[in-house]
Small-subunit ribosomal RNA, central domain from an uncultured prokaryote, 349 nucleotides, folded computationally.
The RNAcentral record of the full RNA draws on ENA.

Context: one part of a larger RNA
């Protein structure tokens, strides 16, 4: 180094943009750096390898050839890689006319519903369990009607429905934004693909500062249960849950499946968008983009995957290398911390 892998067996970075850096569409002339072949120099001898010859064989010794994969200079060739000039549009991308969506930010608003608080009727329980009690309630609870305050969520629609590069996003309105789709023309003219470093985003917890607190609810009391019960149940209840603005950077961040392009047999759904048909409908066919069910071939250790690959190929990238110690410990790096990345050894089986 060559080889093998990575849905579940070890292994796909949580997801992006994007530096170096691999790699990269048609064509046309140049050139000769890789790249082919030819010379000539060298590749000391021995050894090794072949084909002789010597010692009665053989080890051994001698002669030749070969071999020394190399290197240096020239010459010749130009398919394919560079290079460099030019030329194209099938990749990418821009204009332009639509179209669907909880996609992000900010601002403002509705209703229901819990809670509390006033104020009414009202009168003896509420309230909670498998059963109870803690607990609340004659200083009037609970229920009910009226009202007011606040603070968090947005039933139904709703849908293996959409949106977004993952985390994720769901009442209405306005404002400001970004990605996709689709149609028909133009135009740029390979301007791309990935991507070590890097940078940015990134659920809940979790920390700072300063709000705000209706319901929930880690701690935490108390009642139960039970042998015991630091719990499952019950009845209070503080952080936090919410907001703003700074941190954290980790998930079974799961499709346990990078990321991009090409090709490979159907059949049924559903969403967005175009086209065309009529018998104009709750329609039929085609075609493009999601998204989901099975399913040929083919892969697969099986399960299963199956044009959304886990088939067949290519491109860069990460990553594995028995288990346990260990995702630890030393050191760096980051962070207020709490930790997090990077990340072994001894010993043992």
């Nucleotide at each position: 180094c060559u080889g093998g892998g990575c849905g579940u067996a070890a292994a796909g970075c949580g997801c992006g943009c994007g530096u170096a850096g691999g790699u990269g569409g048609u064509u046309u002339g140049a050139u000769a750096a890789g790249u082919g072949g030819g010379a000539u120099g060298u590749g000391a001898a021995a050894g090794c390898c072949c084909a002789g010859g010597g010692c009665u064989u053989a080890a051994c010794c001698u002669u030749g050839g070969a071999a020394c994969u190399g290197c240096a200079u020239u010459c010749c060739a130009a398919a394919c890689u560079g290079u460099c000039a030019g030329a194209c549009u099938a990749g990418a991308g821009u204009a332009c006319g639509g179209u669907a969506g909880a996609g992000g930010g900010a601002g403002g608003u509705a209703g229901a519903a819990u809670u509390u608080c006033c104020g009414g009727u009202g009168u003896a329980g509420c309230g909670g369990u498998g059963a109870a009690a803690u607990g609340c309630g004659u200083a009037g609870a609970g229920a009910u009607c009226g009202g007011a305050a606040g603070g968090a969520a947005u039933a139904c629609c709703a849908g293996u429905g959409g949106c977004g590069a993952a985390g994720g996003c769901g009442g209405c309105c306005u404002c400001c934004u970004g990605g996709a789709c689709u149609g028909a023309u133009a135009c740029u003219g390979a301007c791309a693909c990935u991507g070590a470093g890097g940078u940015g985003c990134g659920a809940a917890a979790g920390c700072g500062u300063g709000g705000g607190g209706a319901g929930c609810a880690a701690a935490c009391a108390g009642g139960a249960u039970u042998a015991g019960a630091u719990a499952c149940c019950c009845u209070g209840g503080u952080a936090g849950u919410c907001c703003a603005c700074g941190c954290c950077g980790u998930a079974a961040a799961c499709g346990a499946u990078g990321u991009c392009u090409a090709c490979u047999a159907g059949u049924c759904g559903u969403c967005g968008g175009g086209a065309u048909c009529c018998u104009u409908g709750a329609g039929g066919u085609c075609u493009u983009g999601g998204u989901g069910a099975c399913g040929a071939a083919g892969c697969u250790a099986a399960c299963g995957c199956g044009a959304u690959a886990a088939g067949u190929a290519g491109a860069c990238c990460g990553c594995c290398u028995g288990g346990g110690g260990a995702g630890u410990a030393c050191g760096g790096c980051c962070g207020c911390a709490a930790g997090g990345u990077u990340a072994a050894a001894a010993c043992u089986c």